This is a predicted structure of a 1485-nucleotide RNA (small-subunit ribosomal RNA) from an uncultured bacterium. Model confidence (mean pLDDT): 83 of 100.

[in-house]
RNA sequence: AGAGUUUGAUCAUGGCUCAGGACGAACGCUGGCGGCGUGCCUAACACAUGCAAGUCGAGCGGAGACAUUUGGAAAGCUUGCUUUUUGGAUGUUUCAGCGGCGGACGGGUGAGUAACGCGUGAGCAACCUGCCUUUAACAGGGGGAUAACGCAUCGAAAGAUGUGCUAAUACCGCAUAAGACCACAACGCUACAUAGCGAAGGGGUCAAAGGAGCAAUCCGGUUAAAGAUGGGCUCGCGUCCGAUUAGCUAGUUGGUGAGAUAACAGCCCACCAAGGCGACGAUCGGUAGCCGACCUGAGAGGGUGAUCGGCCACAUUGGAACUGAGAUACGGUCCAGACUCCUACGGGAGGCAGCAGUGGGGAAUAUUGGGCAAUGGGCGAAAGCCUGACCCAGCAACGCCGCGUGAGGGAAGAAGGGUUUCGGCUCGUAAACCUCUGUCCUAUGGGACGAAGGAAGUGACGGUACCAUAGGAGGAAGCCCCGGCUAACUACGUGCCAGCAGCCGCGGUAAUACGUAGGGGGCGAGCGUUGUCCGGAAUGAUUGGGCGUAAAGGGCGCGUAGGCGGCCUGAUAAGUCUGGAGUGAAAGUCCUGCUUUCAAGGUGGGAAUUGCUUUGGAUACUGUCGGGCUGGAGUACAGGAGAGGAAAGCGGAAUUACCAGUGUAGCGGUGAAAUGCGUAGAGAUUGGUAGGAACACCAGUGGCGAAGGCGGCUUUCUGGACUGAAACUGACGCUGAGGCGCGAAAGCGUGGGGAGCAAACAGGAUUAGAUACCCUGGUAGUCCACGCUGUAAACGAUGAAUGCUAGGCGUGGGGGGACUGACCCCCUCCGUGCCGGAGUUAACACAAUAAGUAUUCCACCUGGGGAGUACGGCCGCAAGGUUGAAACUCAAAGGAAUUGACGGGGGCCCGCACAAGCAGUGGAUUAUGUGGUUUAAUUCGAAGCAACGCGAAGAACCUUACCAGGGCUUGACAUGGAGAGGACCGCUGUAGAGAUACAGCUUUCCUUCGGGACCUCUCACACAGGUGGUGCAUGGUUGUCGUCAGCUCGUGUCGUGAGAUGUUGGGUUAAGUCCCGCAACGAGCGCAACCCUUAUUGUUAGUUGCUACGCAAGAGCACUCUAACGAGACUGCCGUUGACAAAACGGAGGAAGGUGGGGACGACGUCAAAUCAUCAUGCCCCUUAUGUCCUGGGCUACACACGUAAUACAAUGGCGUUAAACAGAGGGAAGCAAAACCGUAAGGCGGAGCAAAUCCCUAAAAGGCGUCUCAGUUCGGAUCGUGGGCUGCAACCCGCCCACGUGAAGUCGGAAUUGCUAGUAAUCGCGGAUCAGCAUGCCGCGGUGAAUACGUUCCCGGGCCUUGUACACACCGCCCGUCACACCAUGAGAGCUGGGAACACCCGAAGUCCGUAGUCUAACCGCAAGGAGGACGCGGCCGAAGGUGGGCUUGGUAAUUGGGGUGAAGUCGUAACAAGGUAGCCGUA
Repeated sequence: AGAGUUUGAUCAUGGCUCAGGACGAACGCUGGCGGCGUGCCUAACACAUGCAAGUCGAGCGGAGACAUUUGGAAAGCUUGCUUUUUGGAUGUUUCAGCGGCGGACGGGUGAGUAACGCGUGAGCAACCUGCCUUUAACAGGGGGAUAACGCAUCGAAAGAUGUGCUAAUACCGCAUAAGACCACAACGCUACAUAGCGAAGGGGUCAAAGGAGCAAUCCGGUUAAAGAUGGGCUCGCGUCCGAUUAGCUAGUUGGUGAGAUAACAGCCCACCAAGGCGACGAUCGGUAGCCGACCUGAGAGGGUGAUCGGCCACAUUGGAACUGAGAUACGGUCCAGACUCCUACGGGAGGCAGCAGUGGGGAAUAUUGGGCAAUGGGCGAAAGCCUGACCCAGCAACGCCGCGUGAGGGAAGAAGGGUUUCGGCUCGUAAACCUCUGUCCUAUGGGACGAAGGAAGUGACGGUACCAUAGGAGGAAGCCCCGGCUAACUACGUGCCAGCAGCCGCGGUAAUACGUAGGGGGCGAGCGUUGUCCGGAAUGAUUGGGCGUAAAGGGCGCGUAGGCGGCCUGAUAAGUCUGGAGUGAAAGUCCUGCUUUCAAGGUGGGAAUUGCUUUGGAUACUGUCGGGCUGGAGUACAGGAGAGGAAAGCGGAAUUACCAGUGUAGCGGUGAAAUGCGUAGAGAUUGGUAGGAACACCAGUGGCGAAGGCGGCUUUCUGGACUGAAACUGACGCUGAGGCGCGAAAGCGUGGGGAGCAAACAGGAUUAGAUACCCUGGUAGUCCACGCUGUAAACGAUGAAUGCUAGGCGUGGGGGGACUGACCCCCUCCGUGCCGGAGUUAACACAAUAAGUAUUCCACCUGGGGAGUACGGCCGCAAGGUUGAAACUCAAAGGAAUUGACGGGGGCCCGCACAAGCAGUGGAUUAUGUGGUUUAAUUCGAAGCAACGCGAAGAACCUUACCAGGGCUUGACAUGGAGAGGACCGCUGUAGAGAUACAGCUUUCCUUCGGGACCUCUCACACAGGUGGUGCAUGGUUGUCGUCAGCUCGUGUCGUGAGAUGUUGGGUUAAGUCCCGCAACGAGCGCAACCCUUAUUGUUAGUUGCUACGCAAGAGCACUCUAACGAGACUGCCGUUGACAAAACGGAGGAAGGUGGGGACGACGUCAAAUCAUCAUGCCCCUUAUGUCCUGGGCUACACACGUAAUACAAUGGCGUUAAACAGAGGGAAGCAAAACCGUAAGGCGGAGCAAAUCCCUAAAAGGCGUCUCAGUUCGGAUCGUGGGCUGCAACCCGCCCACGUGAAGUCGGAAUUGCUAGUAAUCGCGGAUCAGCAUGCCGCGGUGAAUACGUUCCCGGGCCUUGUACACACCGCCCGUCACACCAUGAGAGCUGGGAACACCCGAAGUCCGUAGUCUAACCGCAAGGAGGACGCGGCCGAAGGUGGGCUUGGUAAUUGGGGUGAAGUCGUAACAAGGUAGCCGUA
């Protein structure tokens, strides 16, 4: 620090996801040791048991025990002893009680609390403070009670009552009063408002306690002042979310007076006033203890508030006071509620959110441990006692840190595992083995610091840490991952299954992605997963984002609050800057020193704590106050421009209707029609009348207006802008949340109006349907007046204002200069357009009318869908508008541009593509192939063009792959081993359908003499074999677009980039062929040429060819021919056109003329095109069978359908006849076969000749002549019968041919459709391959030999350019909505049912306060009576819980219902994307 993911690719936008760190964690697998920490996040749920707050006898009385001592009494007697009993005193000690201090600390928890609760900084001239410190002073003398205790009573208990006795540092008067307090008060001081401080003086009120000690003295007591400490109160600032919470408030805000409090204060009360708070967010709702700090982050921030520390709040829930220095009190009291327990049923007891522990809840969190040794706390004079605070130990890998599980050597690279191309590679120096070490461990011995104090004593931890000795490699490694991100790869299994997955995505038979194994990578006593937070995320942007098209400018104005604001100058010093001071607790973080052997940890110092307060200074800027200015802004004056607005009036053209005339059969409408109108006279035409709406031409990217919008003419009223000059004011300005107003069309209300047009509606068409598009009608509406609505793709998809920043060309309005001049020209202001530079931008584009550069203010955005929906509020008559979510769901959605592809887009061009022609196919019969059907099998493949006379250049057996049956199992075939035998081969016989089996006959070579070669049989195992699967695992081969003219590269240039350029453009060509131009210049694969053939010719050579020699022989090579080398054709020449080019057209010459004709030759690529059955081949499958052999059958089936052909339907013909009419190219030895003879013929016989320019096949046929005369025929030949021939082992299924007889359909073929542009079509025959035999097929050959092409509008295919695109699997694309089904979340819903906060009323506990004088009453007063005072009782105010009530709010649930989302292959249509086939979209009905 980034990465993955939208696309075919690109850039940008934008979300989602990952890598990092952290944790009081949990879960899975695993687990050796130690140190330091941490450990109920959930039920503030309920709690058994034990402990957690006592102490003081040096405050007091008493009771008991023990010891000592001293009396009395009694008994026994040993007569001075013992025992018993009862007193006193002293000492020690225990216990409850009175009394004092402490139980307000310490410890726990986070429920409540959005608050002066907390943090920070101030204030109290408005306060308190036990114990502690300092200072000053004092303590005299009295009094009356009461608990304990005794007795009595009640009660189950808890406990209570009565009566009697007693003490005090308990309680109460009196005295004293330095002093304090309260009235008063001459005077002084301070000053921050009310005021405060001091003070001579006189008046009033107010204290005390003792104890220990022989004593000194010590510990206490009282008053006062001060300090320290701790608290109370007040204020500034800060402190979460929601406006779908906008108004809240009656003690409320203030005043006066009284009360209360330690103290201020509506804190409380009476009266008076009507205030107070709030968009700078009151009130209400939700959530939450706050902070130091902790986590993260570069920081700013964001998140958190465990442990440690500070503050607050709470103690079963709610309320209340008492005591006290302090509480409204966790282990106190009272009351009420809930719950639990005891009970004798009458009543009582209790409060773990203290430490342990239990149940429960939960994913989840420990021992009913030891000790007061240390630190600290309470009490005490002290000893000491108490202390679950604390110090320790136990449990838990929960976290951090450290250590170990060994170290060195060791290659036969062992065995074994894995893999393999079988060679090897790998685990791997890893192991074994050798030599060592001893951390942890085990055993034994020693053994602390922590302990401080004057000495002694005192250790839970703990016989722990640590040290020494010995032992032995012995006891100690796992977890996750290995497709990319992201380090790490192979094998097997599985086969869209099982599964994985953080995102993208893997899995459908070769999975580095699932599972396992081997190997590898990472971390390591841990490793992964899950959850949460920050980061990455500049993805809420202060630092640090945006808004034309990606999400985002309000429809437009006026204007309130607010924000911001021109030039000069003075003052001030609030902001700002700077210095000082205080504070910012400690701990923590950071730096640094020390320390535990290191580390974590501990400890000292420093920095930091970015803040707040205060004070001194500075004054540029901002603010505030004052003075001045004119440039911003405005006013006045003078002008001209304009569909600016409102009202009234007027006008002509046109449409329609009506009336009348003329006139006759149609009109109208469409792609074509029909509905409609018309013989009752339409339409057309002429005249007249009526009515409504809109204003042609002018008219213009012209004008005006803020926007919506505004268009005939005239008048009236009226708003704004602009120009000129520079008189006046003197910053008066800009923006603008709320607010107010304006606001197209549609729509709504009331009343008019209604010609045309026209939702709805009706009819006619179209269509599969057509609730549409088209047509004929037609109502709301459109128009007017008044009122409402308030939205539009209200768009420049671009908020307003101001300044600045190159130009050029128009246009509207005004002014100026120059000019004779209205013109032209130049300058300038305001408006409105186009082009364009810098700059900006993702690009497109914008570019002085900015989307540039700056400033100010406002509005708005934060992934797509759900959704501008629901609920709520506000507005509206309604329709609806405005504000405006969530659950759930997806990994995208979207922008610009690029390359393609496509379009029922455009332009240019080509092709037998159409057109023009000729001949066909489609109808018939037959042949052949295919589909289908059938079958035991009808083997398999080929499937639009580009399968279908195709693989197959030839299925009777064979072929043959299929079926039935019969056989074989190392096999029909290859290589290798062992044994036996023999040549092999061939021939014969028997059985059998044959394979096969058996029998018989015949018969080798080499040799180093061992044997070998060859063959057969047997045995065992490796293996053979497969036309079995996969052409979607492949090679090779082939088809096709297409013989179409295209497809690319290097360098350069342009672009952020994909890419572009070149290759586009102007011409031209068959051609990306060539020329010209051009940021391109070159090059490659294609085109063309080079090759073959054919057409002309030369030379050479000629036998088997040819012949001017009469024949033959011979001779010859002129000719024909053969076959080798040449020549020839290149737009080369001439003319015209063209741009002077390329080239085109015409001509000459020439056998041939513009690639002369034909062939071979097929660019980059497309179709997962075809072929595993030509062959080859990976993987899978079969192995007495899916292999192999044999016989027979099948591939030849037959209701049908299609393709390709053959033959015809006839006279351009059939038949007959004719002579030797005239070819070319081929083939021939298991061959072609002549002549002659036989047969009607097929053919037979025969065997000359020929390995072929020699011989043979070989007859060419169409042609000529005659006849037939338009018929199902003398056409046509199918089918069938009979008889023959040939091949072959064999023609039944199932061959071909001949002869005779038979003589079917068919009379030129519907829709549709094919081929062909010249030696072509058409027509005629001939040959060959395959082949024993078997072409109407295929491949070739020649003979005869046409017609037509105006042309490129249309159909099909193709090429180039351009355009649109939501397509890229690329239009056979994409995609929308209803319906049906399943699931999910959600709205409404008669209702039902919980929670919460208030309100009103009722009841009213405890208790404070007030009142009262019914009862009782020690201290004081009084001689007494009595009084003062007090307690109880009673009454009153307030008052918790409870009850009642109606609303509010928030959940749950509900028959039914609404839409929404999601879900491989459902239904209906085709809305959108191309002109998407009616351009699309927005608002509205």